[in-house]
């Protein structure tokens, strides 16, 4: 320098005909317990990496940028 993959909750990750975004663990509150652990219930937590385009509508399609991983030279 060129090609490919990845970026979604604090962490690990789902999310196919484009139509208001989810799980497990973790966190908060409450109950059970003398208390811890454990368990049950409820809840908080998201600019879907950033920008632009297409579309009535974009996490999803297209382009650029950034970060990480990887292959070729």
């Nucleotide at each position: 320098g060129g090609g490919g993959c990845u970026g979604u909750a604090g962490c690990u990750c789902a999310g196919u005909u484009g139509a208001u975004a989810g799980a497990g663990c973790g966190c908060u509150u409450c109950g059970u317990u003398c208390g811890c652990a454990a368990u049950g219930a409820a809840g908080a937590g998201g600019u879907c990496a950033g920008g632009g385009g297409u579309u009535u509508g974009a996490u999803u399609c297209c382009c650029c940028u950034c970060a990480g991983c990887u292959c070729c030279a």
Background
This is a predicted structure of a 73-nucleotide RNA (transfer RNA) from an Opitutaceae bacterium. It was read from a public genome assembly. Its Rfam family is "tRNA". Rfam links the family to the GO term triplet codon-amino acid adaptor activity. The family's RNA type in Rfam is transfer RNA. Its mean pLDDT, the model's own confidence on a scale to 100, is 81.